[in-house]
RNA sequence: GAAGCUGGUUAGACAGUCGCUGGCUAGUGUUUCAACUGCCAGAGGAAAGUCCGGGCUCCACAGAGCAGGGUGCUGGGUAACGCCCAGGCGCCGUGAGGCGACGAAUAGGGCCACAGAGACGAGUCUUGUCGGACUUGGCGUGGCGCGCAAGCGUCACGAGUCGAAUCCGACAAGGGUGAAACGCGGCAACCUCCACCCGGAGCAACAUCAAAUAGGCGGACGAUGACGCGGCUCGCCGAGUCCGCGGGUAGAUGGCUUGAGCCCAGGGGCAACCCUGGGCCUAGAGGAAUGACUGUCCACGACAGAACCCGGCUUACCGGCCAGCUUCACUU
Numbered sequence: 001g002a003a004g005c006u007g008g009u010u011a012g013a014c015a016g017u018c019g020c021u022g023g024c025u026a027g028u029g030u031u032u033c034a035a036c037u038g039c040c041a042g043a044g045g046a047a048a049g050u051c052c053g054g055g056c057u058c059c060a061c062a063g064a065g066c067a068g069g070g071u072g073c074u075g076g077g078u079a080a081c082g083c084c085c086a087g088g089c090g091c092c093g094u095g096a097g098g099c100g101a102c103g104a105a106u107a108g109g110g111c112c113a114c115a116g117a118g119a120c121g122a123g124u125c126u127u128g129u130c131g132g133a134c135u136u137g138g139c140g141u142g143g144c145g146c147g148c149a150a151g152c153g154u155c156a157c158g159a160g161u162c163g164a165a166u167c168c169g170a171c172a173a174g175g176g177u178g179a180a181a182c183g184c185g186g187c188a189a190c191c192u193c194c195a196c197c198c199g200g201a202g203c204a205a206c207a208u209c210a211a212a213u214a215g216g217c218g219g220a221c222g223a224u225g226a227c228g229c230g231g232c233u234c235g236c237c238g239a240g241u242c243c244g245c246g247g248g249u250a251g252a253u254g255g256c257u258u259g260a261g262c263c264c265a266g267g268g269g270c271a272a273c274c275c276u277g278g279g280c281c282u283a284g285a286g287g288a289a290u291g292a293c294u295g296u297c298c299a300c301g302a303c304a305g306a307a308c309c310c311g312g313c314u315u316a317c318c319g320g321c322c323a324g325c326u327u328c329a330c331u332u
Stems, first nucleotide, its partner, number of pairs: 001328010012297007020042005026037003044303001048314002051312005056202004068198005073087005088102001089100004103193002108191002110187003120183001126173008135164005140157007206254004216245006228236002261280008298301001
């Protein structure tokens, strides 16, 4: 210098104007609110997918078991986890490093594509040896015919012998196919076995306050006439009227952001992480705020936006910066 690996960090900057949401033991105002002014705060590393784990709330629940679901090397961390750390093993990479559901295949069942004779039941493609069956050839023996003879032809025999082909059986070896060829084969991300874990629903949870109307319960009055007819009396009318309580709905409020919190220092641990001390408060809406415009500058700005909270994983992402390390080339 080039090409990489791992970890971290950042996510346009500054100023002005006008808005929006929340807070204030600030001011004006007010019985109190409301309103206005001022000050302070106001999206993310993933707020996302909603895939795991927990907190919290309600419901259920004696204990144990079955069913169902999940996890799966060893040890550690953690509130918990399928997450993280360390180590082992396997695979990939020259390497820094990366990836891995990685318990059990003599408990049982099931499966093993294509190719191949054969895929766990056994099986026989090729070669060799041995044995057997059957057919056939030569030699052999015998009969018959022809021939003077040598011999030739033909038939029969297996009780002699040497081959050849086919089939059957046994044994052995080899080739080929294939991921694997008979070996206590491979597959459990097939059922299964073993070990461990798991109650259900979710903030539209749930809790509090609480109209109008219509039910409910209790009390008082009322056909000896209540209530009503604007105050009183008379009169009219004719069956309800009034009060209280309670549940629920609309609505309102809480839950709601101080929390397994963040930062710094010291200590323990290889690490994940833990302990101690100090400091800090950092969105909380409810049709839902976090915006718009202007100016200056630059390297010209990616993916994307809270909705009860937290720990993870996964996915998306233009780029910039930092640290450690690896390989190659060159120079000294």